Transfer RNA from Candidatus Woesebacteria bacterium RIFOXYA1_FULL_40_18, 72 nucleotides, folded computationally. RNAcentral records the identical sequence in 3 taxa. Rfam family: tRNA. It is annotated as a transfer RNA.
């Protein structure tokens, strides 16, 4: 240095153009003499970063940037 494949919530992951979800995990309540459980309810995101394409982009196109794999 070619090639390919991942980047979405504090983790682990979905999401096949139409205002983004689930499980843990933290909150705060119920329960229990207390702590485990067990239930309830609200929180949490610039969807890596710049661009372009479209009426409209996490999603398609390009570039970078990090990680994996792979050829030489």
């Nucleotide at each position: 240095g070619g090639g390919c494949c991942c980047a979405u919530a504090g983790c682990u992951c979905a999401g096949c153009g139409g205002u983004a979800g689930a499980g843990c995990a933290g909150u705060u309540c119920c329960c229990u003499u207390u702590u485990a459980a067990g239930g309830a309810a609200a929180u949490g995101g610039u969807c890596g970063c710049a661009g372009g394409u479209u009426c409209g982009a996490u999603c398609c196109c390009u570039g970078c940037u990090g990680g994996g794999c792979u050829c030489a």